[in-house]
RNA sequence: AGAGUUUGAUCCUGGCUCAGAAUGAACGCUGGCGGCGUGCCUAACACAUGCAAGUCGAACGCGAACGUCACUUCGGUGACUAGUAGAGUGGCGAACGGGUGAGUAACACGGGGAUAAUCUACCUUUGAGUGGGGGAUACCAUUUCGAAAGGAAUGUUAAUACCGCAUAAGACCAAAACCUCCUCGGGGGAAUCGGUCAAAGCUUGGGAUCGCUUGAAAGCUAUCGCUUCCAGAGGGAUCCGCGUCUGAUUAGCUGGUUGGUGGGGUAACGGCCUACCAAGGCGACGAUCAGUAGCCGGCCUGAGAGGGCGAUCGGCCACACUGGAACUGAGACACGGUCCAGACUCCUACGGGAGGCAGCAGUGGGGAAUAUUGGACAAUGGGCGAAAGCCUGAUCCAGCAACGCCGCGUGGAGGAUGAAGGCCUUCGGGUUGUAAACUCCUGUCAGGUGGGACGAAAUGGAGUACGGUUAAUAUCCGUGCUCUAUGACGGUACCGCCAGAGGAAGCCCCGGCUAACUCCGUGCCAGCAGCCGCGGUAAUACGGGGGGGGCAAGCGUUAUUCGGAAUUACUGGGCGUAAAGGGCGCGUAGGCGGCCUGGUCAGUGAGAUGUGAAAGCCCUCGGCUUAACCGAGGAAUUGCUUCUCAUACUGCCAGGCUAGAGUACAGGAGGGGAGGAUGGAAUACCCGGUGUAGCGGUGAAAUGCGUAGAUAUCGGGUGGAACACCAGUGGCGAAGGCGAUUCUCUGGACUGUUACUGACGCUGAGGCGCGAAAGUGUGGGGAGCAAACAGGAUUAGAUACCCUGGUAGUCCACACCCUAAACGAUGGAUACUUUGUGCUGCGGGUAUCACCCCUGCAGUGCAGGAGCUAACGCAUUAAGUAUCCCGCCUGGGGAGUACGGUCGCAAGGCUGAAACUCAAAGGAAUUGACGGGGGCCCGCACAAGCGGUGGAGCAUGUGGUUUAAUUCGAAGCAACGCGAAGAACCUUACCUGGGCUUGAACUGUAAUGGACCGGCUUGGAAACAGGGCUUCCAUGCAGCUUGCUGUAUGGCGGGAGGAGAGGUGCUGCAUGGCUGUCGUCAGCUCGUGCCGUGAGGUGUUCGGUUAAGUCCGGCAACGAGCGCAACCCCUACCCUUAGUUGCCAGCGAGUCAUGUCGGGGACUCUAAGGGGACUGCCUCGGUUAACGGGGAGGAAGGUGGGGACGACGUCAAGUCAUCAUGGCCUUUAUGUCCAGGGCUACACACGUGCUACAAUGGCCGGUACAAAGGGUUGCGAAAUCGCGAGGUGGAGCCAAUCCCAAAAAGCCGGUCUCAGUUCGGAUUGCAGUCUGCAACUCGACUGCAUGAAGUUGGAAUCGCUAGUAAUCGUUGAUCAGCAGGCAACGGUGAAUACGUUCCCGGGCCUUGUACACACCGCCCGUCACACCACGAAAAUCGUCUGUACCGGAAGUCGUUGGGCCAACCCUUCGGGGAGGCAGGCGCCGAAGGUAGGGUCGGUGAUUGGGGUGAAGUCGUAACAAGGUA
Repeated sequence: AGAGUUUGAUCCUGGCUCAGAAUGAACGCUGGCGGCGUGCCUAACACAUGCAAGUCGAACGCGAACGUCACUUCGGUGACUAGUAGAGUGGCGAACGGGUGAGUAACACGGGGAUAAUCUACCUUUGAGUGGGGGAUACCAUUUCGAAAGGAAUGUUAAUACCGCAUAAGACCAAAACCUCCUCGGGGGAAUCGGUCAAAGCUUGGGAUCGCUUGAAAGCUAUCGCUUCCAGAGGGAUCCGCGUCUGAUUAGCUGGUUGGUGGGGUAACGGCCUACCAAGGCGACGAUCAGUAGCCGGCCUGAGAGGGCGAUCGGCCACACUGGAACUGAGACACGGUCCAGACUCCUACGGGAGGCAGCAGUGGGGAAUAUUGGACAAUGGGCGAAAGCCUGAUCCAGCAACGCCGCGUGGAGGAUGAAGGCCUUCGGGUUGUAAACUCCUGUCAGGUGGGACGAAAUGGAGUACGGUUAAUAUCCGUGCUCUAUGACGGUACCGCCAGAGGAAGCCCCGGCUAACUCCGUGCCAGCAGCCGCGGUAAUACGGGGGGGGCAAGCGUUAUUCGGAAUUACUGGGCGUAAAGGGCGCGUAGGCGGCCUGGUCAGUGAGAUGUGAAAGCCCUCGGCUUAACCGAGGAAUUGCUUCUCAUACUGCCAGGCUAGAGUACAGGAGGGGAGGAUGGAAUACCCGGUGUAGCGGUGAAAUGCGUAGAUAUCGGGUGGAACACCAGUGGCGAAGGCGAUUCUCUGGACUGUUACUGACGCUGAGGCGCGAAAGUGUGGGGAGCAAACAGGAUUAGAUACCCUGGUAGUCCACACCCUAAACGAUGGAUACUUUGUGCUGCGGGUAUCACCCCUGCAGUGCAGGAGCUAACGCAUUAAGUAUCCCGCCUGGGGAGUACGGUCGCAAGGCUGAAACUCAAAGGAAUUGACGGGGGCCCGCACAAGCGGUGGAGCAUGUGGUUUAAUUCGAAGCAACGCGAAGAACCUUACCUGGGCUUGAACUGUAAUGGACCGGCUUGGAAACAGGGCUUCCAUGCAGCUUGCUGUAUGGCGGGAGGAGAGGUGCUGCAUGGCUGUCGUCAGCUCGUGCCGUGAGGUGUUCGGUUAAGUCCGGCAACGAGCGCAACCCCUACCCUUAGUUGCCAGCGAGUCAUGUCGGGGACUCUAAGGGGACUGCCUCGGUUAACGGGGAGGAAGGUGGGGACGACGUCAAGUCAUCAUGGCCUUUAUGUCCAGGGCUACACACGUGCUACAAUGGCCGGUACAAAGGGUUGCGAAAUCGCGAGGUGGAGCCAAUCCCAAAAAGCCGGUCUCAGUUCGGAUUGCAGUCUGCAACUCGACUGCAUGAAGUUGGAAUCGCUAGUAAUCGUUGAUCAGCAGGCAACGGUGAAUACGUUCCCGGGCCUUGUACACACCGCCCGUCACACCACGAAAAUCGUCUGUACCGGAAGUCGUUGGGCCAACCCUUCGGGGAGGCAGGCGCCGAAGGUAGGGUCGGUGAUUGGGGUGAAGUCGUAACAAGGUA
C1' cells in the first nucleotide's frame, strides 16, 4: 500500500466482499510449565446459610456461671474463678470503606470561574476558661400481657447522660454614623450602648490526710478530655459562561408560569414557599415532546482529522425490594437505621409478627457465557481506644478458568543402502527424507531429594543515654542505642544434588483474492461457500489418503468495533447524459459584500500567568535471570481563565468618494400583458337554381349518405373556431408562453448623453405570487376536431392500429387544481481567459446624405483553440479559471409506495419511510451479431425458358409398427439408392439353441515330448467330444551292434500355472486422424508507425474498376503473410521427335473380300517435348490510370472450356462400428466357436429413382457410326446344340496384337390408327438356365401363359445458361451369383435470360440496439401454485403519559391542647406560672380510584399490494422504423 466482483472486451460511476488491528468474549478440536493481569456484558430476577461495623472499664452503675479448693447439720456456705464473661447508660464511629448503573439529556458530568449568598465533627495554630448546684433514668428487682416479636406497671441507682445559676475575652441580636476597599449592590476594620449565650471530668506519677498496709484521698503535676473565640487544612453546599446523542412524520410550549412588593423558610442566594400586583418568559442558533444513554480521565482503531466504546484502575454522580417521608447527627433524607403504603417470601397458637446479598463467598433462575459457601489481619489502609489491643469478605494472599499478554520447553550434533512402510508413477523412477534406525552428547521444564528467603522494623515490649515538662533525679513526651516478639502467602520463590531423551503438538488451510497439488471415492447427489462461485463420470473448490503452506500451547469459527471506505468528503466528493439544479419570479431572516481616512481592539496574532488530579500514552533511567509487569524522573495534555502587547485583515463606530446599484432626460425595436372593435379565406349547416346515379372511404372493403334527388356546381344566408402567405437556429417575456387588423390602458429590456443619489448591492431557508395540457364547479357557447361509446373492417382473437359516425371536452366568463421529458435534462450573481463567421436592435468614424469599409454596446446562432471531461462533448451564452449564496445526491428493487401531517369539491398534490430482497443496477464508448433500417454489388436467387418430382406400378433408403431378433450409425439445408464399390451361408456386429474358459488370433515362461501333421472311425445339426493307426529334423561330441543309442545346442510340438489376451461394450461432450458445411464466398490477419486513458482504430475506409482485398488513384500510414489469380492435369490448333501391336497416300504382291503381305513414315492415331493468347495491335470512353465498349488477325479473345486445388474460422456438425487412442465397464463372459433364424417383416408416412400413360410412338425386317474401359481362380473366339437364358467347345490373349463387343437413339421399308389399345408392363401360374456346400424363408436370368394401376398428375417443389438441359446406349468397381444404385464414357442435341422490384443465400459501407448462448436473442403484465415480510381492518389486550376530580397512610409544618407532666420561677405548700407531652383539627402529601384524552406497541376473521421461487397458463407491451417511433 491494496485486491475480487457488472462487460464479449473497455473506461467510468457505484455498491457488495476480502486481506489488518482489537475484545470482560463464546463455541469446536487440542492442551506441557511458569510469571503478570482479568473473570454475570443476560434477570436493578428471587435468595437458604455463614461472615462483611464496631470499639472504649483511662466516662458510669451493676455483675454471673462452669470449674477448683475449703467447710458442712449434706439442705448448703465460703474462697478462687473475677470485678472476668455479660447486657445496660454514655461517647465516638456507623454519612467512610465495599457494590451496582436502574433512573437521569440534567449545572448530572467535563473543563473554567464566582460565593462580597455558605456550612464544616475529628485534626492543626493562637488566646481565654473549665466555678458552683439540681432532678431524673436504663440496667436491676417484683408484678403483669403476649404463641412469638415485643411490651406495661411499681420500686431502687450512677455518670464525660440531662437541667438551672455564676463568669463573658469573644460571638450573636446588628442595621445606622467614622476609616478603608470595591464589581457601586456592597465588603472589611475600629469604637460605643443594651440584651442573649459556656463547660466535665477521667487517668498516670509522687502524695499532706484518713484508715491501716492494702485501699480511699484534698492540694500539686502531667497526659487525654470539655467550653469558647480567631484562623488554617481537608471536606461539602450553591450559582454562572462554555462543551455534552437522535428524531420536525414532535412547531409551538408555559399558570408559580416571568417579574415585582411584603412575609415565611434554609447553613446560604433564589417562586424555594405564600399573599397581593403586573403580563410576562422560552422557541427555527430547534423550545416542547418522544427515543436512547450514567458522565469523565481514558480504552480500541486510524497517517492524521476523525469514528466507536466508557469492563478492570482512578475522579464525580445516582441508586440500595418498589413508592413516599422525615428523625438523629458536624455530616443522611441513611445498602447491612426508623415510619407509612405496595408487591413478594417466611413464621404463627390465626390474635399477630419477621425480612430485603446492586457487600464477600454461595444457591436457584435467565443465558452462548463468567470462579471458592478458602486463608490471614503478617503488610497497606480504616474505626474505636491513652495504650496494649479489638474489629475490618477494605485489603493482602491462595483456589478455579489457555480468558488475555509475556517467557520457556517438547531436545542437540552426526547419520545414505537415500532402509522398510505409505503415496504417486511416463514403471525408468520420484517423494515422505537426515526424517527414522544407529552413534555421540546436553540436562531447561516436569519428577525425586536436600537447603531455603526478601517482604519486618518505619511497629510492639523490656532496658538504657540525652533533651524537654515538673517542686521532683517519679512519670510522661521527643531523639538515639541494646535486647527481644511478630509471616496468611509457605517449606512458596530461589539454590544444590540424582536420574535419564526419558513425561510434553496440535489446529487451520492448499480454485482466485491468498502462501501451499496430487491420487481415489462421489456424479447438480452428498456436500462446500467470506465474495466471485464449485459439484450433471477424468472435481488442485465436495469426502478420504499422501504431500505441502501457515500459526503454534494453541489454532480456527462466530459476534462486535475501527480501518481499508475519498462509501457523508473539515482535512477530502459531487449534481448536461451515471444518484443529484427547486417549473419560474418577488422577497423576509440569515450568509457574503466596492474605494479612501480616523478611532476601537471583539475576532486574529505574540508573550506571560494559573489551571488542565493521579494512573495511562511517549522519552530516559532503574527493579524482578529476560519479557509481560512494576518503580523514579521528564515530556506531553493541541483546552480554558487572567494580564500585557501588535493593529495588516475581518467586525463595530465616525467621516468622505464614485467605478457597483439606482433616478431623471432623448430615442428607436418587439407575436410582452389586459380589455374593446373590425375583417377575409375555409369547413359545416339552412334556403333556392342547374343536374343525375352514384357519392364517400380503403391495402382491399364494408358500415354510412343518395331517386323523398345526394356527390358536383351556382347564388343567398346563419353560426362558431382558428388566423394561410409574410415566417426566418428572426422578435418579446422570469418561466409557463405569445402570431389577422385596429383602438385604449400597461410592464420590461436596449441605445445615447449629461446631471443627480452615494454601496442604497448579491443570494435567499421559511413566506407570497405566477404557472402548458388534462381535470373540477357554476353559467354560457358549440362550426370543425374528438377521449368514452356504437357500427364496419383486419385478425387465431382485436375491448387496438384503418374506416363511418359520435358525447364530454376543446371556445368564453368567474372560481379551483399546481402537475409535465415545466429540458439547454446545465440554479443565480460578479470578474477574468486565444479566434473565425452569420443574424436582430440601437449607435460612433470618414465635414453632410446613401452604399461599402472600420468600430461600440446589448441580444441570438454556428464552427473551433487552450483548458476541462469517464467518454460523448462544452468551449467569452463554458461543462474553462475563481469568489459568494441557495437547492439537491449517497447501490438496485421495495417506492415516490405505506403510515402520519398538511393542501384540495374531487381527482389528487406536497412532505416521505421501513421490513424484505439482489450483487449488481447504471453512464459513455468499442468490436461483433441482428433489424418487417438505408446505400452499393453478386449467385439458376428471382424472372425468361426446357425437362422433372408431388398422382400410378415397381425398385431402393428412412420413419413408424411388428418381432426372439428385425444389429448399429447418419437427422433441416449439410440424414433418408447415406456408411453398404453389391446381407442366401459367410459377411454379421442381432436373436434362439449347443459348446469352450490363458481361450479363435498375439508375446514371453518352468517341467517335459517324439510328436505335430496326415489318414480311419463312433456320437452329434455342427462346433466339439471320444477311440485306433502312423510316426522327427539339423549340427557337434561320445559309444559303438554303421544306423542305432546316449548327451548338448538349435528348430518343431506340447502344455498346468501365472504375466497377460479379447470386446463392432460406453463416452465423437475426453481425443488424434479423416470428412461435411457456410463456400471457390473474397475474405482473414500480422510487423513497425500513428491516433485513443482504454477496449480498439488506422492499414482493410474513400473515388473508380474487377469474377476477385483484381488493379489504379487518393489517404498516417508503410510493408508483409494466409486466401484470389498463376504455376499442375485433361481438352481445343500447330510443330518437332518416334513408328508397333496402331495407320495405309504413293509402289509392289495376294484374296470373292479384308493393311492380309512386302514395304512406307505422308495422313489419322499413339505419347513425349515444344509453340500459341499477352488487352500484344487499332479505335472510342475513362483521371494521360486501372479498366471498359467495339474491331482486326487468329484454331482459340479478354480467367478459351473442364478438373484438381477449399484462407482465418463457424456448427461441442459427423465418425470410439475403417483405424488409432485416454478414461470407465466386462473376464466360465459384453470374449470365442458352431447350427438355424434375423438384418428381406408390413394397416401406414416420407425421400431418391426406374418404367409408363403412348403415334416426335409401339412392333417387325434391313442397315450405319463411338468413346472409354476390363481380362489368367480371367476374358473366352470360331464351330455347334437349345425358341431362349444357356450348354459343348476350346483357338487366341498376361493384351494399341486375342476376347468381352451387339453400341443404341439414328437411317430405310412395312404394320398398328387413338383404344386402357399391337400403349403399359405390375402381379400370378407353369416350365427352365446359371452361380454356388446350399437359391424355402431370400438370387439373377429365360420361355409360355396371365395382363393390375396408369389417359400427363392438387397444394407445393427440384435441376439446368451450351456441347449445357433433354434424350440414347456403352464400360467399370464391388462381385461365386445378384445393379433400376454409383462411377466413368461417348452419340444425337435445344429453348431462354427484358431485367434486379420481389423470395432465398452471400459480400462491403453506414445507422439503431436494452442482443453477446448474439433475433431460434432479449423481455413485460395478468392469472394459477408455494413461501416470506409489510400495510389496512370490526375489535381486543397492554406500555408510557398529560388534564380534572375523588382519596388521603406515614410525616414535617401550623393550630388547638378541657387529658397529662421531675428539674426553672413564685407560693399561703393547696397550688400557680414558664415550658412541654399525648390527643384533636388543618395545609401539603405516596399508593389507590373515576372521567374523558394523547402516545406507542401486541393480537386480529378478512383484505391489499410487494418480494422470491424449476421447465406452469394467456397473450407480445418494450429493445431494430420492435413491425402503430
This is a predicted structure of a 1525-nucleotide RNA (small-subunit ribosomal RNA) from an uncultured prokaryote. Model confidence (mean pLDDT): 84 of 100. Rfam family: Bacterial small subunit ribosomal RNA.